[in-house]
RNA sequence: GAGGCGUUAGCUCAGUUGGUAGAGCAACGGCCUUUUAAGCCGUGGGUCGUGGGUUCAAUCCCCACACGCCUCA
Numbered sequence: 001g002a003g004g005c006g007u008u009a010g011c012u013c014a015g016u017u018g019g020u021a022g023a024g025c026a027a028c029g030g031c032c033u034u035u036u037a038a039g040c041c042g043u044g045g046g047u048c049g050u051g052g053g054u055u056c057a058a059u060c061c062c063c064a065c066a067c068g069c070c071u072c073a
Base pairs, nucleotide, nucleotide: 001072002071003070004069005068006067007066010025011024012023013022019056027043028042029041030040031039049065050064051063052062053061
């Protein structure tokens, strides 16, 4: 320098014929228990890497950039 993949909740990851986002674990509250743990119920938590474009509408489509990994030179 060229190409490919990835970036979504605190962590690990889902999420497509474009219609304003979920799970598990963790956190918090409650129930149970002498207490803890386990179990059960519930709650909060997201500018979907950044900036543009297309669209009535973008996590999703297009472009550029940033970061990480891999391959080639």
This is a predicted structure of a 73-nucleotide RNA (transfer RNA) from Binatia bacterium (SeqCode). Its Rfam family is "tRNA". Its family is annotated with triplet codon-amino acid adaptor activity in the Gene Ontology. By type it is a transfer RNA. Model confidence (mean pLDDT): 80 of 100.